[in-house]
RNA sequence: UCUUAUCCAGAGCGGAGGAGGGACAGCCCCGAUGAAUCCCGGCAACCAGGUCAUUUGACCAAGGUGCUAAUUGCUGCGGGACGGUCACCAGGUCCCGGGAGAUGAGA
Numbered sequence: 001u002c003u004u005a006u007c008c009a010g011a012g013c014g015g016a017g018g019a020g021g022g023a024c025a026g027c028c029c030c031g032a033u034g035a036a037u038c039c040c041g042g043c044a045a046c047c048a049g050g051u052c053a054u055u056u057g058a059c060c061a062a063g064g065u066g067c068u069a070a071u072u073g074c075u076g077c078g079g080g081a082c083g084g085u086c087a088c089c090a091g092g093u094c095c096c097g098g099g100a101g102a103u104g105a106g107a
């Protein structure tokens, strides 16, 4: 970099650490009643493993990852519904699809 699956659930009132963090941008948030990061704990069950069944599923366990504020915090492009207006536009709410991103597995 490419392919593919998933992304509205779940997870500490512990220790170290000391100012930042939520990918990017705009918002909106979290943070000295302590951020990042590390350790321990926890959650989940993608891959590997096991049992049963064989439609390719159910269950067990937890070795390799992963995750552990807010839906991937929201929006970011296109379309639709409602609403708005004399009408159109903008802004607003909701829905569908896409993009981007994250994680697993494979190449």
Base pairs, nucleotide, nucleotide: 001107002106003105004104005103006102007101012040014039015038016037020030021029022028024076025075026074027073041068042067043066046064047063049060050059051058052057072100077097078096079095080094081093082092
Predicted 3D model of a 107-nucleotide RNA (SAM riboswitch aptamer (S box leader)) from a marine sediment metagenome. The RNAcentral record of the sequence draws on MGnify. The prediction has a mean pLDDT of 87. It matches the Rfam family "SAM riboswitch aptamer (S box leader)". Rfam describes the family as follows. The SAM riboswitch is found upstream of a number of genes which code for proteins involved in methionine or cysteine biosynthesis in Gram-positive bacteria.